[in-house]
RNA sequence: CCGCUCUUAGCUCAGUGGAUAGAGCACAUGCCUUCUAAGCCUGGGGUCACACGUUCGAGUCGUGUAGAGCGGG
Numbered sequence: 001c002c003g004c005u006c007u008u009a010g011c012u013c014a015g016u017g018g019a020u021a022g023a024g025c026a027c028a029u030g031c032c033u034u035c036u037a038a039g040c041c042u043g044g045g046g047u048c049a050c051a052c053g054u055u056c057g058a059g060u061c062g063u064g065u066a067g068a069g070c071g072g073g
Base pairs, nucleotide, nucleotide: 001072002071003070004069005068006067007066010025011024012023013022018056027043028042030040031039049065050064051063052062053061
């Protein structure tokens, strides 16, 4: 320098262009317990990396940028 893949909650990850964006773990409250742990209930938490475009509609498609990984020279 060139090519490919990835970027969604604190962490690990789902999510055919039709929606109120989800799960597990973690976190908080409560129940239980003499107390803790375990278990159970409920809850909070997201500018879907950033910008622009396509579309009636974008986490999803396209372009660019940034970061990470892999391969080639």
Transfer RNA from Bacillales bacterium UBA1744, 73 nucleotides, folded computationally. It was read from a public genome assembly. Rfam family: tRNA. Rfam classes the family as a transfer RNA.